[in-house]
RNA sequence: UCGUGCUAGACGGGGAACUAGCGGUGCCCUGUACCCGCAAACCGCUACAGCGGGGUUGAAUUCCCUUUCGAGGACCUGCGGUCAACAGGACUGCCGGGUAGACGAGCGUUGAGGACUGGGUCCUGUGCGGCGAGGGCCUGUGAAUCGGGUCAGGACCGGGAGGUAGCAGCCCUAAGCGGUAUCCCUUGGGUGCCACGGGGCAGCCUGGUCUGAGCAAGCUUACGCCGGUAAGCUGAGUGACGAGGUACGACAGAGGGUGCACGA
Repeated sequence: UCGUGCUAGACGGGGAACUAGCGGUGCCCUGUACCCGCAAACCGCUACAGCGGGGUUGAAUUCCCUUUCGAGGACCUGCGGUCAACAGGACUGCCGGGUAGACGAGCGUUGAGGACUGGGUCCUGUGCGGCGAGGGCCUGUGAAUCGGGUCAGGACCGGGAGGUAGCAGCCCUAAGCGGUAUCCCUUGGGUGCCACGGGGCAGCCUGGUCUGAGCAAGCUUACGCCGGUAAGCUGAGUGACGAGGUACGACAGAGGGUGCACGA
């Protein structure tokens, strides 16, 4: 140096959480890198830190160490950067109102504004009218028999004259069913340029009396006035993004290191 056979080792790793600590199952990130059983209020171990059983590979590009890069998640800083939400309403802004002033369309001695007074509109009572309803009056119809009057015929009583009850018919009427211009009674209302009384009177319309020159939409200015809004603003702070930092850190790159036996 080559060949053969073994052994150590390897057959994924990492993060957070859990744990006295370590590892696993579970979650997350990488990546493709054996099988079976156990296992989250858990399973198994003890700083050499999964346990038990089996299989493949095997001293090397595959194992070990150092280092470079760095996916990834965890923690810290409120950092001066951004966005969002929450709360506030001192200040600025905006909206509305009020007060005062300037300008002022227009109105005004054919009387502004102010004061007094009477009505209407409004509510209610009574009355009247009108409309509606019902009833009365009037009228038509209307009772086989259980309404009335008159009762042919016929029936009965009588010696006779005559009388008695009484069907049909006719007339009238009751209940019922219809009609009705006027009139009468009762009753009703979101009825009426109605009358009278009582009430009310904010607003609107209107009449009279007194006084005698202003009133005023709108625009604008100011306010240490009132209310609202929350755009700016304030805020112990919240959430996310970004920035910085800390400890880890997969994959990948580089370098170095590392057995045993036999034979040639």

A computed fold for a 264-nucleotide RNA from an Anaerolineae bacterium, annotated as Bacterial large signal recognition particle RNA. Its mean pLDDT, the model's own confidence on a scale to 100, is 76. It is recorded under the gene name ffs. Rfam family: Bacterial large signal recognition particle RNA. About the family: The signal recognition particle (SRP) is a universally conserved ribonucleoprotein involved in the co-translational targeting of proteins to membranes. The family is grouped with related families in Rfam's "SRP clan". It is annotated as a non-coding RNA gene. Taxonomically the source falls in Anaerolineae (Bacteria, Bacillati, Chloroflexota). The model forms 88% of the base pairs in the Rfam consensus.